[in-house]
RNA sequence: GCCGGUGUGUUGUAAUGGUAGCAAACGAGCUUCCCAAGCUUGGGGCGUGGGUUCGAUUCCCAUCACCGGCU
Numbered sequence: 001g002c003c004g005g006u007g008u009g010u011u012g013u014a015a016u017g018g019u020a021g022c023a024a025a026c027g028a029g030c031u032u033c034c035c036a037a038g039c040u041u042g043g044g045g046c047g048u049g050g051g052u053u054c055g056a057u058u059c060c061c062a063u064c065a066c067c068g069g070c071u
Stems, first nucleotide, its partner, number of pairs: 001070007010024004018054001026042005047063005
């Protein structure tokens, strides 16, 4: 330099053109003499910028980061 892949919350991961879920972690409450465990509940997210579309996390383009291959 070329090609391909992956980017979702604090972490690990689903999903799909039509309200973005689950688990762990964190906060609050219940339970208990206390702790742990358990139950309920809350906050927080689609790498970035454009385009297509009534509507984009999803499709297209560019770009960034990381990973792999070729040279």

Transfer RNA from an Oscillatoriaceae cyanobacterium, 71 nucleotides, folded computationally. The sequence is in RNAcentral, with records from ENA. Its Rfam family is "tRNA". Rfam links the family to the GO term triplet codon-amino acid adaptor activity. From the family's description: Transfer RNA (tRNA) molecules are approximately 80 nucleotides in length. Its mean pLDDT, the model's own confidence on a scale to 100, is 80. RNAcentral records the identical sequence in 2 taxa.